The RNA shown here (transfer RNA) has 72 nucleotides and comes from Chrysodeixis includens. The organism belongs to Chrysodeixis, within Eukaryota. The sequence is in RNAcentral, with records from Rfam.
[in-house]
RNA sequence: GGCCGUGUAGUCCAGCGGUAGGGCGACCGACUUCAAAGUCGGUAGGCGUAGGUUCGAAUCCUACUGCGGCCA
Numbered sequence: 001g002g003c004c005g006u007g008u009a010g011u012c013c014a015g016c017g018g019u020a021g022g023g024c025g026a027c028c029g030a031c032u033u034c035a036a037a038g039u040c041g042g043u044a045g046g047c048g049u050a051g052g053u054u055c056g057a058a059u060c061c062u063a064c065u066g067c068g069g070c071c072a
């Protein structure tokens, strides 16, 4: 330098055009307990950046950028 993949919540991952979800974690409450642990319920929190296509984009297209890989 060229090519390919990838970037979604604090963390690990789903979601492939029509309301953004789950596990773990955090916080609140209930049960229980000396307390902690535990069980159950709830709450908060996110689409790398900028454009384009579309009635509608996390999703499709372009550029930039972080990360990983291959080739030279």
Stems, first nucleotide, its partner, number of pairs: 001071007010024004018055001026043006048064005

Its Rfam family is "tRNA". Rfam's curators write: Transfer RNA (tRNA) molecules are approximately 80 nucleotides in length.